[in-house]
Context: one part of a larger RNA
């Protein structure tokens, strides 16, 4: 260290559990609001932060019921009440119900502000109360249903463009408890003259049928159910008033006859009201004629006679209302039977044992399981509203109708229809009917007129152009009920959540259950600062102790055996010795044998190919409809329901007959002119309904994953550009125009000097930018940082406010930037978008077993059809292999007859060349060359030939066990290697493409050291048999150190070529040799001549040329050294010695050289071999999961068989839940949870121990959310790196001492040191939002510590008439009466209204608190109003007010130069204070101070203007006395502005006290004053004044009164704000000593601040 046990710790899996869920069912109920609503925001309690309730009447007031003893919500506790005079609690019903909010007096950033009127309160202002105050007739909210307007796109068609998706989904506007629809201008139907509004359902039927006739859309009549229901109106006609036009005394009218009498009452035509009237065998009006109809009463000029009219009972009809009885209906009320015994136990409901109830054995609770203990339950019973509703009771309508004839008056117009262009209808322009209408045209009135699928006729049916209508239908709420639905990662996102928390916003959005029966929650003691522990004590139990049931693995400990310090290792497995223990048996493992995880993908993976850090939970072929198919049921010429349902229901669907295109026929038919033959049938029937299981099809369709696309919305706090209104910008430098003078000129021009101060000028801080290096890169910072860098009066830069919006914006253009996002933003949605592609895909056996090929394919990694697989049925002998016979052929081979390639030689035509020749012609050729000969070749696409296999047949025979057909159900269609045989290719490839065949794939074993494919063999299981293959037998490592012949010396064997060589072994061929070879020693090796030429010389020996002849055994006019040439040495050649073989060449075994590589050996596997190499020949052994023997298991009648991926088949284990199950088992101990033995072929099962404490379930069957190791899976835990980086700059830093405390580098105080100072100080917008102050506290937060803190915990604290912002004004812009546009929502826009860091507007000084001050106090002012007092003034002689009107004026750039001041500084003086070792010092020196406001008073430096008076006035929307404009007069200054002085404020105040001069001197004042310059630089309200208007009061002085609302702490270059943080980042404006100095650079240093949280 490693293994195993034990005990812990972590941690929260499993098991039980349910408060919360999720699907249903039945019943009911379904709209809220201006009488303020849904949803909210603030209150509200004695303590009160959340949640409930409630609303200033605030966990509640009051009234009525009901109930019957306690209560004051979750929710303890102390305090304090209330209650039998009935509380709490329950319903009902009243009152109250702040602020928002449709929000409605006006505004507005929602819960805020600011107003008008009337009343009260005040003596009045001012401030309050209490009611109205919006527009017009409806608003604004509702999950889902419902009409409707407008309307994608991903997908689908393997592409896409019509089609699809889909009229979906989003948007809009509306209604309601439902909505729509609806009483035929219908449906049908032609051999029936059928039916009779609508809605929903089943059925017709995936049918007619539409369709790039693809993909796919997809009816309706009719039939059965559910439900029932019919009505009104316009016209025509009358009558009545109006209004117009016509008519005037009659043939008009006056109800109709007669008679009279009125005497314009009339006519017509509009539109009103009333009456009539409402249909299709058409209906109504009118008119005649009949019939028939209760009762009275008035009336219609008059009479008679009919009639009409009108009201009133009375009758009937409907609508509301609305008592009684009865029902119904909250809270409610009654409501059996065991206080039975024993046992266990802590508790009894459990068990034994014995009773009881029962219209109650639903279900919960109760210390484990309870009919009979409690609530309940079945049953009975009760009441308000309220539901319904007789009667009575309004209110309205009828009181009639019918017959029959004539009339031809009436029946709904910009309509039907019809061009033409959409769109709806199942129906895409089609033959295209019907419905709807954009545009344009245009009808009839029943003798009409429309349909019936173009169009006509015919006939049938309806009656269009008006309007209402209940049910049965769709949808959610709430009561009960249920439940083969979930039980804390599950079921709703939520076991209370739309919270935490994230985003600017729209929006996204978790986590988190359990002590016990009961708190009995641990007194008390002891360690300790706590925290936490130990005792005690409680309980059945404390390993139930609150971080709590049960409590598993990761991980992390501690103990105890064994083991381990020369040995390697996918961590096992096989043998196995010690130890170990009373012993077994568990454990450990010296030391040996073998052994390269898993999944996925792949021709091939240990791989250096993807994937997973561990553990535990979750995590993926499910489900509807339909189609087939197999299996099984029930019934069977039948079968069988669907909607509905309480019986019941047959409507339809397949079957039962077929043939034909159809008509049509029918055991037949079609074909055909007819028949014949033929084609499908029939003879010879088995279907249909379930169930189950395979498979398809629509649907998300195994699960996970996209880039994209469309649709509504949300963003300009980040940026880009525009407008409005603010702001800022040291310092120095140049020196343009113009202008003054001077010179010059005739006068310009020009020069000079000076003055001037321009300018996208120039240096260079603040400011903005970002060119270069380094850091940094899990940073300090998702773009800083350090050191240099670039503009820096301009096309600058910067605060506030504001505008633009996604195929949109914005851009000085980079596809920049639009909120850390951009070649088209974000959220939600469509939506589970699609995905021919990736990965992932969960429990076990048994059997079979594949391809990686062929055709097709906008295919080629995909996909369809064959092929090969399987499963189940048939059919039969068809398959297979040898062997025998019969075929055909044209390859291998081999030939050259043909087709071509090719080499020599021979012969010769031709041509070329040479010569001879005038020419014809000839001769010649080392020249090219056909044919032919002669020898020798070559062929994929040449054969005069031509095997072997292989293939086809046929017969008999022998071995096998195959083949075919039909269904169901697959996968494959990437392939590799090695050998044959070709092709490409380089006769390269571990290439590539075919071909035959093994093998791997899918194949373990054994060899080949190792190694998918080679070589041998093809695993059913055991086991310590045998026998053998390929390979092997010294050792590693099992078997011969066997045998016998040879070869090799080179570790050749244990890598290689050309090409080299006296290495050997065998053969073999020719030569030399006793007439003496071959080697070796001894001698010769001459002579013409130094050959000729060359040459400075060549003499054998530089070079050319010839190379003769002579002596001779022999000896080149020379084979090598050498010389300047010679010489000189050696060879060749000869003799002598010597004495036996000897060189040379060829073939052949086996060795040698040729041999150089990167981490020693590293080219036998090592040791190591001389055989233990190499050839041959023998013989014995070893060797495998082969064969054999044994022993077993399936399957198979048996012979036999049983590697197996993708697949295809079969049979089991478990898990949840249901039925069995009121049953068994369980506190004498269920499930989980840990061991340990045990059975079974697996998957699993059982039995004890321990823990655990209240559930569990056997067996058969059912139903599935059914089975994890993987998906860069999801979630939680918990390792690892690692006690490792790190601990947030660098160049600001600490140190002592003392204090407190359990404890001090770190807190506080003292002194020293340091740093910052245009800041790292001080004030103040934004921006947070309690961080401010104190007193206590120390677990987390602080990168260490901490006694401290911006942390916790109590308490405290923000005081305005004047400061800021409201009660004023307006700018961009916003909103918006009126208006104009527009499918809706909505767009614009006039007065209006709302917006400010811009305009207007009135306060200072000192003191004070822990913590506020221009706000409190003291003191001195000021604004704006009310009042009283005096005085003066004024009431028609008009004081004074005065517009929403005129005018004026507010009112406005930039740059530069001057000057005048002031803030402040500095110095002397003046004050206080303090230093000094020696001597002196009234001297020096160091340090602080040397201060005073606003306001009232003056009116100074300067700047602007003329100022005044009087007339007239076409102008200023009317009017003016104003303004403008004009005349005329008067006057030289006057007038306004205006910083600062002065003085006064102050005999104050602040200081112990002093309390003055003098200089310097601003970016601040005067003041945009003045120059200049061009880009020409806000609006309106205040304020003056002026007149329409109005009338009694005003003015000054002096008294007293009155003044509203918000904001106020703190921090603010930062630990408090934006950056995820107590972050080296960023953040507008103000103030700006001192010495250096041009400066706000630089450096140093005051005041103040700090010493950075290891």
């Nucleotide at each position: 260290a490693g293994c195993a046990c034990a005990u812990a710790g972590g941690g929260a899996a499993u098991g039980c559990c349910u408060a919360g869920g999720c699907a249903a069912u039945a019943g009911u109920a379904g709209c809220c609001g201006a009488a303020g609503a849904a949803g909210g925001a603030c209150g509200u309690g004695g303590u009160a932060a959340g949640c409930u309730g409630c609303g200033a009447a605030a966990a509640g007031u009051c009234c009525g019921a009901g109930g019957g003893a306690g209560u004051u919500g979750c929710a303890a506790g102390c305090g304090a009440a209330c209650u039998u005079u009935g509380a709490u609690c329950u319903c009902g019903g009243a009152a109250u119900a702040u602020c928002c909010g449709a929000a409605u007096g006006g505004g507005g950033c929602a819960a805020c502000c600011c107003g008008c009127a009337u009343a009260u309160u005040u003596g009045a202002a001012g401030a309050a109360u209490a009611u109205g105050c919006a527009a017009a007739a409806g608003u604004g909210g509702g999950a889902a249903c419902c009409g409707g307007c407008c309307g994608a796109a991903c997908u689908g068609a393997a592409u896409c463009a019509u089609c699809u998706u889909a009229g979906u989904a989003a948007g809009c506007c509306g209604a309601g408890g439902a909505a729509g629809a609806g009483a035929a201008a219908g449906u049908a139907a032609u051999u029936a003259a059928a039916c009779g509004a609508u809605u929903u359902c089943c059925a017709u039927a995936g049918u007619a049928g539409c369709g790039g006739c693809g993909a796919g859309c997809g009816a309706a009549c009719u039939g059965g159910a559910a439900a029932g229901a019919g009505c009104c109106c316009a016209a025509a006609c009358c009558a009545u008033a109006u209004a117009g036009a016509u008519g005037u005394a009659a043939u008009a009218u006056c109800u109709u006859g007669u008679a009279g009498g009125a005497g314009u009452u009339a006519u017509c035509u509009a539109g009103a009201u009333g009456g009539g009237g409402u249909a299709g065998a058409g209906g109504g009006a009118u008119c005649u004629c009949g019939a028939g109809u209760g009762a009275g009463c008035a009336g219609a000029c008059u009479a008679c006679a009919a009639u009409c009219u009108g009201c009133u009972c009375g009758u009937c009809u409907u609508a509301g209302u609305g008592u009684a009885a009865a029902a119904u209906g909250a809270a409610g009320u009654a409501g059996a039977a065991c206080a039975u015994a024993a046992c266990u136990g802590g508790a009894a409901a459990g068990u034994u044992a014995g009773a009881c109830c029962a219209g109650a054995g639903u279900a919960g609770g109760u210390g484990a399981u309870a009919g009979u203990c409690c609530u309940g339950u079945a049953u009975a019973c009760g009441u308000a509203a309220g539901u319904a509703g007789a009667a009575g009771c309004u209110g309205a309508g009828a009181u009639u109708u019918u017959g029959a004839g004539a009339c031809a008056c009436c029946c709904a117009a910009g309509u039907a229809g019809c061009a033409c262009g959409a769109g709806a209808c199942a129906c895409g322009a089609g033959g295209a009917a019907u419905c709807u209408u954009g545009u344009g045209u245009g009808a009839a009135u029943c003798u009409g007129c429309g349909u019936g699928g173009a169009c006509c006729a015919u006939c049938a049916c309806g009656u269009a152009a008006g309007g209402c209508u209940g049910a049965a239908u769709a949808c959610u709420g709430c009561u009960a009920u249920u439940g083969a639905c979930c039980g804390a990662u599950a079921g709703u996102g939520a076991a209370g959540a739309g919270u935490a928390c994230c985003g600017u916003g729209a929006g996204g959005g978790a986590a988190a259950g359990g002590u016990g029966a009961a708190a009995a929650g641990a007194a008390c003691c002891c360690c300790g600062g706590g925290a936490g522990g130990g005792g005690a004590g409680u309980g059945a139990a404390a390993u139930a102790g609150a971080g709590a049931c049960u409590g598993a693995a990761a991980c992390u400990a501690u103990g105890u055996g064994c083991u381990u310090a020369c040995a390697g290792a996918c961590c096992g497995u096989c043998a196995g010795a010690g130890c170990g223990u009373a012993a077994u048996a568990a454990g450990u493992g010296a030391u040996g044998g073998c052994g390269u995880g898993c999944c996925u993908a792949u021709u091939g993976g240990a791989a250096a190919a993807g994937g997973a850090g561990c553990c535990u939970g979750c995590g993926a072929g499910u489900u509807u409809u339909u189609c087939u198919u197999a299996g099984u049921g029930g019934c069977g010429a039948g079968g069988u329901u669907a909607a509905a349902a309480u019986a019941u229901g047959g409507a339809g669907c397949c079957g039962u007959a077929g043939g034909g295109a159809a008509a049509c026929c029918g055991a037949g038919u079609u074909u055909u002119a007819a028949a014949a033959g033929a084609g499908c049938g029939a003879a010879u029937u088995a279907g249909u309904c379930g169930c189950u299981a395979g498979g398809g099809a629509a649907a998300g369709a195994c699960a996970c994953g996209a880039a994209a696309c469309c649709u509504g919305g949300u963003g300009a706090u980040c940026u880009a550009u525009g407008c409005c209104u603010g702001u800022c910008c040291a310092g120095g430098a140049u020196g343009a125009a113009g202008c003054u003078u001077c010179a010059u000129u005739a006068a310009a021009c020009u020069g000079a000097a000076g003055u001037g101060g321009a300018g996208g000028u120039c240096c260079g801080a603040a400011c903005c930018g970002a060119c270069c290096g380094a850091u940094g890169u899990u940073g300090a910072a998702a773009u800083a940082u350090c050191g240099g860098c670039g503009g820096a009066u301009g096309a600058g830069a910067u605060g506030g406010g504001u505008a633009u919006a996604g195929g949109g914006g914005u851009g000085a253009a980079a596809a920049g930037c639009c909120a850390a996002u951009c070649g088209a933003a974000c959220c939600a949605g469509g939506a589970g978008a699609u995905a021919g592609c990736u990965u992932g895909u969960u429990c076990u056996c048994u059997u079979c077993g594949a391809a990686a090929u062929g055709c097709a394919u906008g295919u080629a990694g995909g996909u369809g059809c064959a092929g090969c697989c399987u499963a189940c049925a048939g059919u039969u002998u068809a398959g297979a292999u040898c062997a025998a016979u019969g075929g055909g052929g044209g390859u291998a081979g081999a030939g050259c007859a043909c087709u071509g390639a090719a080499u020599g030689c021979u012969c010769u035509a031709g041509g070329g060349g040479u010569c001879c020749g005038a020419a014809a012609g000839g001769a010649u050729u080392a020249c090219c060359a056909a044919a032919a000969g002669c020898a020798a070749u070559c062929a994929a696409a040449c054969u005069c030939c031509g095997a072997a296999u292989a293939c086809c047949a046929u017969u008999u025979g022998a071995u096998u066990u195959u083949a075919c057909u039909g269904u169901g159900g697959a996968g494959u269609g990437a392939g590799g290697c090695a050998u044959u045989g070709g092709g490409u290719g380089a006769c390269a490839a571990g290439a590539u493409c075919c071909u035959a065949u093994g093998c791997c794939g899918a194949g373990a074993g054994g060899g080949a050291a190792a190694g998918a494919g080679c070589c041998c063999a093809g695993a059913c299981c055991a086991a310590c048999a045998g026998c053998u293959a390929a390979g092997g037998u010294c050792c590693c490592c099992a078997a011969a150190u066997a045998a016998c012949u040879u070869c090799u010396g080179a570790g050749u064997g244990u890598g290689a070529a050309a090409g080299g060589a006296u290495g050997u072994u065998a053969g073999g061929u020719a030569u030399c040799u006793a007439a003496g070879a071959c080697a070796g020693c001894c001698a010769g090796g001459a002579g013409g001549u130094u050959g000729g030429c060359u040459u400075u010389a060549a003499a054998g020996c530089a070079g050319c040329c010839a190379u003769c002849c002579u002596u001779u055994a022999a000896a080149g006019a020379g084979u090598g050294c050498g010389u300047a040439a010679u010489a000189g040495c050696a060879c060749a050649c000869u003799g002598g010695u010597c004495g036996a073989g000897a060189g040379a060449c060829c073939u052949u075994g086996c060795g040698c050289c040729g041999a150089a590589g990167a981490u020693u050996c590293a080219a036998c596997g090592g040791g190591g071999c001389u055989a233990a190499g190499a050839a041959g020949u023998u013989u014995a052994c070893c060797g495998a999961a082969g064969c054999u023997a044994u022993g077993g298991a399936a399957c198979g009648a048996g012979a036999g068989u049983u590697g197996g991926u993708a697949g295809g088949a079969g049979a089991g284990c478990g898990u949840a839940c249901u039925g069995u199950a009121a049953g068994u088992c369980g506190u004498u101990g269920a499930a989980g949870g840990u061991g340990u033995u045990u059975u079974g072929u697996a998957a699993a099962g059982a039995a004890c121990g321990c823990u655990g404490g209240a559930g569990a379930u056997a067996u058969c069957a059912g139903u599935a959310g059914u089975g994890a190791g993987g998906a860069u899976g999801c979630a939680g835990g918990c390792a690892u790196c690692a006690g490792u980086a790190g601990c947030g700059u660098a160049a600001a830093a600490g140190g002592u001492a003392g204090g407190u405390g359990a404890g001090a580098a770190u807190c506080c105080u003292a002194c020293c040191c340091a740093c910052c100072g245009a800041a790292a100080g001080u004030c103040u917008a934004a921006g947070g939002u309690u961080u401010c102050c104190a007193g206590g506290g120390g677990a987390a937060g602080g990168u260490u510590c901490g006694u401290c803190c911006g942390c916790c915990c109590u308490g405290g604290g923000u005081u305005a008439g004047u400061c800021g912002g409201g009660g004023c004004c307006u700018a961009a812009c916003a909103c918006g009466a009126a208006g104009c546009u527009a499918a809706a929502u909505a767009g614009c826009g006039u007065a209006g209204u709302g917006g400010a860091a811009g305009g207007a507007c009135a306060a200072c000084a000192g003191g004070u608190u822990a913590a506020u001050a221009u706000u409190c106090c003291u003191g001195u002012a000021c604004u704006a109003g009310u009042u009283g007092u005096a005085a003066c003034u004024g009431u028609u002689u008009g004081a004074a007010a005065g517009a929403u009107g005129g005018a004026g004026u507010g009112a406005c750039a930039c740059a530069g130069a001057a000057a005048g001041g002031u803030a402040u500084c500095u110095a002397c003086g003046c004050u206080g204070a303090c230093u000094g070792u020696u001597g002196g010092a009234u001297u020096a020196g160091u340090c602080a101070g040397u201060u005073u406001a606003a306001g009232c008073u003056u009116g100074a430096a300067g700047u602007c203007u003329g100022u005044c008076u009087a007339u007239a006035u076409a102008g200023g929307c009317a009017a003016a006395u104003c303004c403008g404009u004009a005349u005329a007069g008067a006057u030289a200054a006057a007038g306004a502005u205006g910083a600062g002085g002065a003085g006064u404020g102050a005999u104050g105040a602040g200081g112990u006290a002093a309390g003055g001069u003098a200089g310097a001197g601003a970016u601040c004042c005067u003041a945009c004053g003045c120059u200049g310059u061009c880009g020409a630089g806000a609006a309106a309200a205040g304020c003056u004044u002026c007149u329409a208007u109005u009338u009694a009061g005003g003015u000054u002085a002096u008294g007293a009164c009155u003044a509203c609302c918000c904001g106020u702490a703190c921090c603010a270059c930062a630990a408090a704000c934006c950056g995820a943080c107590a972050c080296a980042g960023g953040u507008a404006g103000a103030c700006a000593g001192g010495a250096u100095g041009a400066g706000a650079a630089u450096u140093c240093u005051a005041a103040g601040g700090u010493g950075a949280g290891c």
The part of an RNA shown here (large-subunit ribosomal RNA, half A) has 1654 nucleotides and comes from a marine metagenome. Its Rfam family is "Bacterial large subunit ribosomal RNA". The prediction has a mean pLDDT of 82.